Model confidence (mean pLDDT): 77 of 100.
This is a predicted complex of two RNAs, RNase P RNA and transfer RNA, with 479 nucleotides together.
Rfam match: Bacterial RNase P class A. Rfam classes the family as a ribozyme. Its family is annotated with ribonuclease P activity, tRNA processing and dimeric ribonuclease P complex in the Gene Ontology.
[in-house]
C1' cells in the first nucleotide's frame, strides 16, 4: 500500500450578554417584623451521562422479630483467581470456526431412573425382516428358473434430523466383533507435569454404549421478605399545618415574593355500628406446609369520609485524579493531592461571534462560496455490573496478501 | 421513581407433558331464501402467533435482549 483482528478514549473548544437550581458569606448592603429568622440584591464555589436509559443481576441503606429446623421453591454451572456481592471480570482448560492475528460456547450429569423423538419408513431404542441374500421343505419329475411356506441373516437398498463403529480378512449355507490385524471412541489401571479444569505417554478390557436436562430430574454451591411512595421527625387537641377568596404593610421597573388581620374550606393519633377476645388469650410473626420458637391486647366484618404540607433520610462515597509497589491480568496495598449537581411540576437554558465538524456547488489541486447547532440521550436514595441506543473522531498493539530496499 | 400483567384471524378471546397454525364468538364476501332489505340456512376467505436471536430434527409454546399497551403503591 490493500485487506482484516483486538484494546484504550473522546464524544465539540474558546469568549461575549441575558437568565434557571443548590450551597456559603449577614464582620458586604436594604428592608420588613414576632429580634433571630424571612425577602431582594451583591460577592464566591457547583451544576447531567458514557450510556443518566432498559429496570436485567448483585450490594450499600431503611423497615419488618436479626429470619431455627425438615420438606417444598427459586437461582447458578468447565478450572482457579478478583470483589463488599454477582448470573460481572482476568487468565487457563476443552469443544467449535477461521490460513492468520483472532473469534464463539446457557460449558456438570444421557452407564442414577422417568419422559419424548411428529413425518417418512419394515423397525426410532434391553431394536427391527419391506426389497435383497441363503438354507431347507413343497408345488416338482432330472437340473435351472419360477410360485408358495418355515426359518436364518443388519454385508447391501430405500426413509428419514437420527438406523446400533470404519476398513481390510478370517470364517460361514449366507452372513454378523462371532474371532483377528490397524484405525476411532469410551471406560480402567499406572507414570509424568499442573493449585486445578485438563494433557502427555504405558497398559488392559471387544466395552462399541443414539438425541433430548433452555423436559422432569440427579448432583455440587447459593438465597429471609419488601423497598427511599423504604423509613422517621413536626405532633401538642378552645392547638397545629395547607389551599383559596379579600385586605395592611414592606419589597420589585413591573410580574412576583415576604410578614401580618379576617373569611372560608380542607387536613392531622380517622369516624360510626355489628360480632369474637383480654394470661384458661382472639389474633399475629419466622417467604408456601409441618415442627418448633416468639409477640400478643387487640382482631374482623359492614357502612361513610379521607388519600394535604414541611423536614430529616440526601449528596464524603467499595469517591475521582496523579505517583508507585504487587500481579500475565482482573484487581489491590501505600503516598499525595481535590470536593465534584441535589430537584418535587421537578434547575442544568436562551442568542451571539470566532475556531471546529457535517451537507451541497465550483475548482485539476490549494481553496472559494452557501447551509446546518451538530449523534444517542437527559439525574431524581447511593454504588458495582450487564444489555440496550449511538453522528464523527483520535491512539496503541497484532495478522495476512503483494511490492520496494 | 418503584412494582407487575400482557400481546394469537378486522374486534374478543381459547390454546401444556414442544409434532401440519388448531380453533370459537362477533364481523367480511359468495350462494340460497325475499319484489327487496333485514333476520336465517349453506359455504369461502382471512394469521410472518409482538419483533431479533439461541436451544432442538423441529418453538405460538422452553431460554436471552428489545419493542408497545395496561395496572397497583402515599
Nucleotide at each position: 500500500c490493500g485487506a482484516g483482528c483486538a484494546g484504550g478514549c473522546c464524544g465539540g473548544g474558546c469568549g461575549g450578554c441575558c437568565g434557571c437550581g443548590g450551597c456559603g458569606c449577614u464582620g458586604c448592603c436594604g428592608g420588613g417584623c414576632a429580634u433571630g429568622c424571612c425577602c431582594g440584591g451583591g460577592c464566591g464555589c457547583c451544576g447531567a451521562g458514557g450510556a443518566a436509559g432498559g429496570u436485567c443481576c448483585g450490594g450499600g441503606c431503611u423497615c419488618c422479630g436479626c429470619a431455627g429446623g425438615g420438606c417444598g421453591g427459586g437461582g447458578u454451572g468447565g478450572u482457579c483467581g478478583g470483589u463488599a456481592a454477582c448470573g460481572c471480570c482476568g487468565a487457563c482448560c476443552c469443544g467449535g470456526g477461521g490460513u492468520g492475528a483472532c473469534c464463539c460456547g446457557c460449558g456438570g450429569g444421557a452407564u442414577a431412573g422417568u419422559g419424548c423423538c411428529a413425518c417418512a419408513g419394515a423397525a426410532a431404542a434391553c431394536a427391527g425382516a419391506c426389497c435383497g441374500c441363503c438354507u431347507c421343505c413343497g408345488g416338482c419329475g432330472c437340473a435351472a428358473u419360477c410360485c408358495g411356506g418355515a426359518g436364518g441373516u443388519a454385508a447391501g437398498g430405500g426413509u428419514g434430523a437420527a438406523a446400533c463403529g470404519g476398513c481390510g480378512g478370517u470364517g460361514u449355507a449366507a452372513g454378523a466383533g462371532a474371532c483377528c490385524a490397524c484405525c476411532a471412541g469410551c471406560g480402567c489401571c499406572g507414570c509424568a507435569g499442573g493449585u486445578g479444569a485438563c494433557u502427555g505417554c504405558g497398559g488392559c478390557g471387544g466395552c462399541u454404549c443414539g438425541g433430548u436436562a433452555a423436559a422432569c430430574c440427579c448432583c455440587a454451591c447459593c438465597c429471609g421478605g419488601a423497598g427511599c411512595a423504604a423509613g422517621g421527625u413536626c405532633a401538642a387537641g378552645a392547638g397545629g399545618g395547607g389551599g383559596a377568596c379579600g385586605u395592611g404593610c414592606c419589597u420589585u421597573a413591573g410580574c412576583g415574593g415576604g410578614c401580618g388581620c379576617g373569611u372560608u374550606u380542607c387536613c392531622u393519633g380517622c369516624g360510626c355500628g355489628a360480632g369474637c377476645g383480654c394470661u384458661u388469650g382472639a389474633g399475629g410473626g419466622c417467604g408456601g406446609c409441618c415442627c418448633g420458637c416468639c409477640c400478643g391486647a387487640g382482631c374482623u366484618c359492614g357502612c361513610g369520609g379521607g388519600u394535604a404540607g414541611a423536614c430529616c433520610g440526601c449528596a464524603c462515597g467499595a469517591g475521582g485524579c496523579u505517583g508507585u509497589c504487587a500481579g500475565c491480568a482482573a484487581u489491590g496495598g501505600c503516598a499525595g493531592u481535590c470536593c465534584c449537581a441535589g430537584a418535587u411540576g421537578g434547575a442544568u437554558g436562551g442568542c451571539c461571534g470566532c475556531c471546529g465538524g457535517c451537507c451541497c456547488g465550483c475548482g485539476a489541486a490549494a481553496g472559494c462560496g452557501g447551509g446546518u447547532g451538530c449523534a444517542c440521550a437527559g439525574a431524581a436514595c447511593c454504588c458495582g455490573g450487564c444489555c440496550u441506543a449511538c453522528a464523527g473522531g483520535c491512539c496503541c498493539g497484532c495478522u495476512c496478501g503483494c511490492c520496494c530496499g | 421513581g418503584g412494582u407487575c400483567a400482557g400481546g394469537u384471524a378486522g374486534c374478543u378471546c381459547a390454546g401444556u407433558c414442544g409434532g401440519u397454525a388448531u380453533g370459537a364468538g362477533c364481523g367480511u364476501c359468495c350462494g340460497c331464501c325475499u319484489g327487496a332489505a333485514a333476520a336465517g340456512c349453506g359455504g369461502a376467505a382471512g394469521g410472518u402467533c409482538g419483533g431479533c436471536a439461541g436451544u432442538u430434527c423441529g418453538a405460538c409454546c422452553c431460554u436471552g435482549c428489545c419493542c408497545c399497551u395496561g395496572a397497583c403503591c402515599a